[in-house]
RNA sequence: GGGUCCCUAGUCUAGUGGCUAUGACGUUGCCUUCACACGGCAGAGGUCCGGGGUUCGAGUCCCCGGGGACCCA
Numbered sequence: 001g002g003g004u005c006c007c008u009a010g011u012c013u014a015g016u017g018g019c020u021a022u023g024a025c026g027u028u029g030c031c032u033u034c035a036c037a038c039g040g041c042a043g044a045g046g047u048c049c050g051g052g053g054u055u056c057g058a059g060u061c062c063c064c065g066g067g068g069a070c071c072c073a
Base pairs, nucleotide, nucleotide: 001072002071003070004069005068006067007066010025011024012023018056027043028042029041030040031039049065050064051063052062053061
């Protein structure tokens, strides 16, 4: 330099263009215990990497930029 793919809570992750963006782990409170662990119940935590476009409607499609992985040279 050329090509392919990825970016969504603290971490990992689901998500046909259409309800309030899914679940697990973690975390907070409560129950349980003499206490801890396990277990049970409930909660908080995201504006989906940034910007622009298409559309009635974009996490999803298109363009530019940023970051990352791999392949070729």
Molecule: transfer RNA
Organism: Candidatus Woesearchaeota archaeon